[in-house]
Context: one part of a larger RNA
RNA sequence: UCUAGCUAAGGGAAUUCGGCAAAUUAGCCCCGUGCCUUCGGUAUAAGGGGUCCCUGCGGCUGUUUCCGUAUGGAUGCGGUUGCAGGGUGCAAUUACAAGGGCGGUCCGACUGUUUAACAAAAACUUAACUUCUCGCUAGCCUGCAAAGGUGCGUACGGGAAGUGACAUCUGCCCAGUGCCAGUACUUUAAAAUCUGGUUCAACAGAUCUAAGAGCUGGUAAACGGCGGGGGUAACUAUAACUCUCUUAAGGUAGCGUAAUACCUUGCCGAUUGAAUGUCGGCUUGCAUGAAUGGUGUAACGAGAUCGCCACUGUCCCUAGCUAGAAUCCUCCGAAAUCUCCUUUCUGGUGCAAAGGCCAGAGAUAUCCAGUGGGAAGCGAAGACCCCGUGAAACUUUACUGCAGCCUGUCGUUGUGAUGCAAGUUUUAUUGUAUAGCGUAGCUGGGAGUUGCUAAAGCUUGGACGCCAGUUCAAGUGUAGACAACAAUGAAACACCAGUCUAUAAGAUUUACAUCGCUCACUCGCAAUAGCGAGGACAUCGGUUGGUGGGCAGUUUGGCUGGGGUGGCACCCUGCUGAAAUGGUAUCAGUAGGGCCCAAUGGUUGGCUCAAUCCGGUCAGAAAUCGGAUGUAGAGUGCAAGGGCAAAAGCCAGCCUGAUUGUGCCUCUAACAGUACGAGGCGCUAACACGAAAGUGCGGCCUAGCGAACUCCAAUACCUCCUUGAUGGGGGUUUGGAAUGACUGAAAAGUUACUCCGGGGAUAACAGAGUUGUCGCGCCCGAGAGCUCAAAUCGACGGCGCGGUUUGCUACAUCGAUGUCGGCUCUUCCUAUCCUGGUUGUGCAGAAGCAGCCAAGGGUGGGGGUGUUCACCCAUUAAAAGGGAUCGUGAGCUGGGUUCAGAACGUUGUGAGACAGUUUGUUUGAUAUCUACUGGAUAUGUAGGAUGUCUGAGAGGAAGGGCCCUCUAGUACGAGAGGAACGAGGGCUCGGCGCCACUGGUCGACCUGUUGUCUGACAAGGCACGCAGGGCAGCUACGCGCUAUAGGGAUAAGAGCUGAAAGCAUCUAAGCUCGAAGCCCCCCUCGAAAAGAGACAUCUUAGGACAUGGGCAUAAUACCCGUUUGAUGGAUGCGGUGUGUACGCACGAAGCUUCGGCGACGUGUUCAGCAUGCGCAUUCCAACGUCCAUAAUC
Repeated sequence: UCUAGCUAAGGGAAUUCGGCAAAUUAGCCCCGUGCCUUCGGUAUAAGGGGUCCCUGCGGCUGUUUCCGUAUGGAUGCGGUUGCAGGGUGCAAUUACAAGGGCGGUCCGACUGUUUAACAAAAACUUAACUUCUCGCUAGCCUGCAAAGGUGCGUACGGGAAGUGACAUCUGCCCAGUGCCAGUACUUUAAAAUCUGGUUCAACAGAUCUAAGAGCUGGUAAACGGCGGGGGUAACUAUAACUCUCUUAAGGUAGCGUAAUACCUUGCCGAUUGAAUGUCGGCUUGCAUGAAUGGUGUAACGAGAUCGCCACUGUCCCUAGCUAGAAUCCUCCGAAAUCUCCUUUCUGGUGCAAAGGCCAGAGAUAUCCAGUGGGAAGCGAAGACCCCGUGAAACUUUACUGCAGCCUGUCGUUGUGAUGCAAGUUUUAUUGUAUAGCGUAGCUGGGAGUUGCUAAAGCUUGGACGCCAGUUCAAGUGUAGACAACAAUGAAACACCAGUCUAUAAGAUUUACAUCGCUCACUCGCAAUAGCGAGGACAUCGGUUGGUGGGCAGUUUGGCUGGGGUGGCACCCUGCUGAAAUGGUAUCAGUAGGGCCCAAUGGUUGGCUCAAUCCGGUCAGAAAUCGGAUGUAGAGUGCAAGGGCAAAAGCCAGCCUGAUUGUGCCUCUAACAGUACGAGGCGCUAACACGAAAGUGCGGCCUAGCGAACUCCAAUACCUCCUUGAUGGGGGUUUGGAAUGACUGAAAAGUUACUCCGGGGAUAACAGAGUUGUCGCGCCCGAGAGCUCAAAUCGACGGCGCGGUUUGCUACAUCGAUGUCGGCUCUUCCUAUCCUGGUUGUGCAGAAGCAGCCAAGGGUGGGGGUGUUCACCCAUUAAAAGGGAUCGUGAGCUGGGUUCAGAACGUUGUGAGACAGUUUGUUUGAUAUCUACUGGAUAUGUAGGAUGUCUGAGAGGAAGGGCCCUCUAGUACGAGAGGAACGAGGGCUCGGCGCCACUGGUCGACCUGUUGUCUGACAAGGCACGCAGGGCAGCUACGCGCUAUAGGGAUAAGAGCUGAAAGCAUCUAAGCUCGAAGCCCCCCUCGAAAAGAGACAUCUUAGGACAUGGGCAUAAUACCCGUUUGAUGGAUGCGGUGUGUACGCACGAAGCUUCGGCGACGUGUUCAGCAUGCGCAUUCCAACGUCCAUAAUC
């Protein structure tokens, strides 16, 4: 010193983030118990009293024995309970064990659960409420499937969610996103059908069409959302009222500065001496709000927060003690770490923070115990930050897929009916241009056909219809009707055959819809059978479309005074920068482009602009006209630069060279290479204009742009399969479609749950540089100060210093230099707050204001806040400012910040996020070197030893301050007021020492006492028993000293004499004063002070070990004794502590069988016990051994 404990006077939370820790309380019995309340609680509320021993008397009761039969009595051994009397101690649950209490608020109703090893909570759960879904071969879940769970359960059930007891409520919005329902219509896949495709086919078009989507509704206890501006009342203020914009609707009831409020320490009140706290209100609510539940709420909580009482070593302010460690001896015996070394300090330098470099200083060597300043100490290839065409996890309306689900179709898959549609077929019917008697389908045959098996005609009815008629059926009727011929016409009719359009009926095939059947298939009962239910559905398989973070794989750019946000400095152009060739960077400056134009292009010819002056109708400064001057002051499609006058500008005519093919060159791209692109010069072909020479491959030049793959178009040609042809495919050439991140991936986020590899190439802390900002000065002097710049203050400006603010830079550190504040402790600076000296004053005194010197000492206690800071309270001489890695975490703390949990507000679809808030949350270690604080040893100091000194040097603050009295109610002053020099007394802070007193401690000791054990007594053990005292010792809260006073040299300043400069002048020569500051005086260390000292004595003195010890002490050292002895023990006496021992005698409330029992008291007895103290006493133990004894001249 640590760990675990014990105790503390006076104060009593002043400590601290916070009463953390500790203390208090405590069992049982009795009394008593508030607010609130869900009437159960709260409640052991709170707050009081009792509790032991002895004696006696009772009650209840178990059981033995006896009496002998009674509801019993007696007796022995118990259990339990009541009362009374007596008694002891500081204290009677005496030890152990064993709630501190109360009040306000937040959150969560409660009991419960959770991050094994940093979070126990407000998080999860919960009963209860609500919604959705499911009718059983259910739904949900697991599985590829078979199958299994729920469940051999059945809606009072199962599943999926949300809220979270209870009370009271739960407002408005369906526009968005979901979900549900509907859907005439639209869109829509495969299949199918039809058409085209010269055949076939690819292919194309159309029809039909499921789910889905569109569309129409519903739904918020689904995801979610719930405005702005202006005006107005008879003080003002406010706005019941009103206007307007706008929405799907515009936040209702409640609550509200809140776990939510930025501003904010909001304002008011309560609490306090003081409150960034808490509570109650107000409330304009950055950004409250109603089952993402709102508001209350008794009880409960190792939850968060505030207050009060009690209590205390948390603190003022520390001290003592116990045990264990450490320390010492012996034995055993690791690990981390380890480039090297002979491992100091200060300043400097240096990649900007050095034990090793430079300079100066210091330094004899070694060991031990400690402390932790440094080794930018050890530990862990930094977790923050950035980077990586790194990873992972998670999210989603990122990209691309896959399960699953929905859906059409085909197969498994049979049979019948009805309806409808289509095809085929049978029968029947149907057919009107005009002309023609007439409603002539077309072609062929054809001269007859038909009729009592009922013709024509008529009636009724059906169908068709061009409204004229045709045809069918029934009835009536009773014998003819039609054709040929003729006419008309393209065609001529009866009748027969074939056939077309259309219609009707039937048959058959297919599709769809509906309804049946049973045989596939499924299920139940049963068990090879069969019966029942379902049934061609479902299941299963193929295929189609939809949906699809359920799952998977990936992506999620670059530059960048860190990154992100912002921007584009990411492609291109002009000018400046650019430093007179060229080239040249910055998130440098200044402007632009991503076009436009069929004329704004080509050519030929012509013309001259802007402006000014003169003249001229309306006509003005300015319209159009004439004249003059007019090097460009205009114009040139668009930026700027360069260029341009019979033009490159303006106007007109004719045109399309704004062409084909091909070659070379320049810029892009300095000096190597490079594409796209842009431009220039030719050849060639065909042209334009011009009489011609000629000019023309767009715009006066420099910007106006884009690879491969793919697709489209054009023109011809090559090629593929085929006998050939056509279509189609592939290719060559040219043009077009875009990548602006512009030499061109097809691509969103989060990570605080994170990980890996790297970086001081790059941020946050600290350092370094700089110093805009900051702090502090100086110059000038407008002005203020009645007058007056300068007693004091000082604008506008100017110049510096500092390196405590905040920035900037990115130099050092990312194989790690621990980050705010506090505590502790030290030192330095001065730009001085106080104390000391001194000057000026708008200084009478007092008190001030301002300056100069001065860093010796001091600079404090509290309240709220994590705070530094700031504010406040009461003091004070004063409550100064800073540095030391924003001094100090191998010293502490851990409140804040800054991990993982959780909540609120806000934000985001979401995962998540927030210099917003809130609650919770592991602080490693045995010290090698150096440094420091102490303690020892050795050598040296030319012989050795003992003792006494000197003092180079070092350290100290050893003292600092205040108050009072006298001076003195004096000086001063009109008064009010009111000093000083000097003297004395006290107090406070600091320092050193001490223990007579006071206080603390005191596991030496004495006493009391609980439980239990040793059979009882006595005497003891254990519970680290408890309690009351307490010597020595150690201590502060106690006491003493810190004194008498000075000396020397100075600072600012005050002066003397005194020139330079006949004066003046404190200065130049000279001299005198002058401060808490400097040096002495004072205290401590200090011959290892290498310059190693001096003196005295001795010359064998002496020393060491050992031994008995101590007033000394970690080891060691130091000191004392050692028989010539009181060193220790023992003994005795005294003192001191405790408090009156055992035994015996007597007494004692009472009881008694009269024998005795009995807590306790009195006496013996200031006893007994103890004794680290004093004195005495040789009874015991201090026995002995070794070294040294020399050298030089």
Large-subunit ribosomal RNA, half B from an archaeon, 1193 nucleotides, folded computationally. Model confidence (mean pLDDT): 82 of 100. The full RNA is in RNAcentral, with records from ENA. It matches the Rfam family "Archaeal large subunit ribosomal RNA". Rfam links the family to the GO terms ribosome and structural constituent of ribosome.